This is a predicted structure of a 71-nucleotide RNA (transfer RNA) from Candidatus Staskawiczbacteria bacterium RIFCSPHIGHO2_01_FULL_34_27.
[in-house]
RNA sequence: GGGGGCGUGGUGAAAUGGUAUCAUGGAAAUCUCCAAAAUUUUCGGUCUAGGUUCGAUUCCUAGCGCCCCCG
Numbered sequence: 001g002g003g004g005g006c007g008u009g010g011u012g013a014a015a016u017g018g019u020a021u022c023a024u025g026g027a028a029a030u031c032u033c034c035a036a037a038a039u040u041u042u043c044g045g046u047c048u049a050g051g052u053u054c055g056a057u058u059c060c061u062a063g064c065g066c067c068c069c070c071g
Base pairs, nucleotide, nucleotide: 001070002069003068004067005066006065007064010024011023012022013021018054025043026042027041028040029039030038047063048062049061050060051059
């Protein structure tokens, strides 16, 4: 220099154009003599900027970051 993959809560993953879901985690409550476990409630997220679309995590363009391959 060229090519490819990935980017979603604190963490690990779903969601192939229509209310962003689950697990784990934080907080509170119930239970208990106390705690743990269990149950319930709650908090927290789409890398950035444009474009297409009635509507974008999803499609397109550019950039940024990480990883891999070629030279």

Source information: Model confidence (mean pLDDT): 84 of 100. Rfam family: tRNA. Rfam classes the family as a transfer RNA.